[in-house]
Context: one part of a larger RNA
RNA sequence: UGACGGGGGUCCGCACAAGCGGUGGAGCAUGUGGUUUAAUUCGAUGAUACGCGAGGAACCUUACCUGGGCUCUAAUGUGACUGCUACCUGGAGAAAUCCGGGGUUCCUUCGGGACAGGAAACAAGGUGCUGCAUGGUUGUCGUCAGCUCGUGCCGUGAGGUGUUGGGUUAAGUCCCGCAACGAGCGCAACCCCUAUCGUUAGUUGCCAGUAAGUUAUGUUGGGGACUCUAGCGAGACUGCCGGCGUAAGCCGCGAGGAAGGUGGGGAUGACGUCAAAUCAUCAUGGCCUUUAUGCCCAGGGCGACACACGUGCUACAAUGGUCGGCACAGAGGGUAGCGAAACCGCGAGGUGGAGCCAAUCUCACAAAGCCGAUCUCAGUUCGGAUUGAAGUCUGGAACUCGACUUCAUGAAGUUGGAAUCGCUAGUAAUCGCGCAUCAGCCAUGGCGCGGUGAAUACGUUCCCGGACCUUGUACA
Numbered sequence: 001u002g003a004c005g006g007g008g009g010u011c012c013g014c015a016c017a018a019g020c021g022g023u024g025g026a027g028c029a030u031g032u033g034g035u036u037u038a039a040u041u042c043g044a045u046g047a048u049a050c051g052c053g054a055g056g057a058a059c060c061u062u063a064c065c066u067g068g069g070c071u072c073u074a075a076u077g078u079g080a081c082u083g084c085u086a087c088c089u090g091g092a093g094a095a096a097u098c099c100g101g102g103g104u105u106c107c108u109u110c111g112g113g114a115c116a117g118g119a120a121a122c123a124a125g126g127u128g129c130u131g132c133a134u135g136g137u138u139g140u141c142g143u144c145a146g147c148u149c150g151u152g153c154c155g156u157g158a159g160g161u162g163u164u165g166g167g168u169u170a171a172g173u174c175c176c177g178c179a180a181c182g183a184g185c186g187c188a189a190c191c192c193c194u195a196u197c198g199u200u201a202g203u204u205g206c207c208a209g210u211a212a213g214u215u216a217u218g219u220u221g222g223g224g225a226c227u228c229u230a231g232c233g234a235g236a237c238u239g240c241c242g243g244c245g246u247a248a249g250c251c252g253c254g255a256g257g258a259a260g261g262u263g264g265g266g267a268u269g270a271c272g273u274c275a276a277a278u279c280a281u282c283a284u285g286g287c288c289u290u291u292a293u294g295c296c297c298a299g300g301g302c303g304a305c306a307c308a309c310g311u312g313c314u315a316c317a318a319u320g321g322u323c324g325g326c327a328c329a330g331a332g333g334g335u336a337g338c339g340a341a342a343c344c345g346c347g348a349g350g351u352g353g354a355g356c357c358a359a360u361c362u363c364a365c366a367a368a369g370c371c372g373a374u375c376u377c378a379g380u381u382c383g384g385a386u387u388g389a390a391g392u393c394u395g396g397a398a399c400u401c402g403a404c405u406u407c408a409u410g411a412a413g414u415u416g417g418a419a420u421c422g423c424u425a426g427u428a429a430u431c432g433c434g435c436a437u438c439a440g441c442c443a444u445g446g447c448g449c450g451g452u453g454a455a456u457a458c459g460u461u462c463c464c465g466g467a468c469c470u471u472g473u474a475c476a
Base pairs, nucleotide, nucleotide: 001476002475003473004472005471007470008469009468010467011466012465013464015460016459019423020422021421022420023419026314027313028312029311030310031309032308033307034305035304042053043052064300065299066298067297068296069295070294076123077122078121081117082116083115087102088101089100090099091098092097105114106113107112125289126288128287129286130285134283135282136278137277138276139274141272146185147184148183149182150181151180152161153160154159165176166175167174191266192265193264194263196234197233198232199231200230201229202228206223207222210221211220212219237260240254241252242251243250244249303442316416320375321374322373323372324371325370326369332363333362334361337356338355342351343350344349382413387408388407389406390405391404392403393402429452430451431450432449433448434447435446
């Protein structure tokens, strides 16, 4: 100087408390451990691994296993030489591939060029090892308020001072004081979205007034008022008032205002810590391999199942289930695409093909909700696992191993021990919708969007983590 303390002081955080909803019990989905296996590819392992890399494992992916093949080679470049190539076709084969038959490209200045094949050779290849040789990227402490430097001063020196103190703040934020005076990286602001208003513009959006038309619909003429769209501005700064205070600042069911003291959300992550993670995104040193640890192919595996754990979904019901009718979003996607009307089918879906490269057409009926009917507390008209049968769709192919539909079946489950998690407001809870990946989909996951919409916070003694000062230390 740090680190640590079941030392002290001050302070903060869904840290506790106060509340609401869960997990832990059930079934299933998914990840992991273990076990099994020819293989169940590899990595991630307290917090900071475990719906994680994977934003899509039937083949491919694929790295694993079994078997069949290749050895200058699966790709690319240079390339003597050839026009045999491409294309059609026969045989062997699971395919890769191998052996044949037919066939004989285009331009031309006739030198050659394009294209295709290709001997030899040179460069290869490796998802093999080492993340404890590395770059890059990332997690975490933590969006915590800290981490440092120049000059000066103090100390033999390590180092200190500044950065401590008194206040204040979300903040090393600001004020005052002070052997310090300044400065840098962080904080804040500048950036984006959202909440209000003005202005410009008016199509594909809108329709107040006006005219026409319709069973009906901005449908048509027209209009820019309104909504909206998307550019530019305004607006919030403790600016004003009162109180307290030297000041910074704090308080006020003060004013004005759409918004008030960081308005709400996002992006943004200082010096560093964990020899943290990644050699399998990529790059890369070293090592290893070279008729194989490289490459091609078929089938299998990554989907196994006495068990254990994590994360979720669905429930156990009446604030509910079922049936009928009626209503209201936002944000997205669409040309190898989205696909309307109409018709067929109980349905998944099929036929169909209008329109749309989209504020025009379409995916697309939002659901919870409201109104009525029914069920009456039961393993039930709850719950839907499992299983049987019949189908639909994608795809070359759904046996291992896809999703969905219909009929039948109808398991566990009656609110969950010890323990444990999230959340402070348009939040939790609850309800549906969309997107990426994608032929299809194991999505209950991830990322977004809107609808309905709470309760509670006395307080900081305690648990956990953190910041500053101080103290002890046989630790570095």
Molecule: small-subunit ribosomal RNA, 3' major domain
Organism: metagenome